[in-house]
The RNA shown here (transfer RNA) has 73 nucleotides and comes from Bacillus smithii 7_3_47FAA.

RNA sequence: GGGGCAUUAGCUUAGUUGGGAGAGCAGCUGACUCUUAAUCAGCAGGUCGCAGGUUCGAACCCUGCAUGCCCCA
Numbered sequence: 001g002g003g004g005c006a007u008u009a010g011c012u013u014a015g016u017u018g019g020g021a022g023a024g025c026a027g028c029u030g031a032c033u034c035u036u037a038a039u040c041a042g043c044a045g046g047u048c049g050c051a052g053g054u055u056c057g058a059a060c061c062c063u064g065c066a067u068g069c070c071c072c073a
Stems, first nucleotide, its partner, number of pairs: 001072007010025004019056001027043005049065005
């Protein structure tokens, strides 16, 4: 230098005919318990890496950039 894959909540991640942003763990509150843990119930937490474009509508399609990993040179 060329090519491929990945980037979604604090962490691990689901989400492909474009229309509801989800789960587990962690956190907070409550119940239970002498207390803690465990268990149960509930709550909060997201610029979907960044910037543009297409579209009535984008996590999803297109372009560029950034970061990480891999392959080729």
Notes:
RNAcentral records the identical sequence in 6 taxa. Lineage of the source: Bacteria > Bacillati > Bacillaceae > Bacillus > Bacillus smithii. The sequence is in RNAcentral, with records from ENA and Rfam.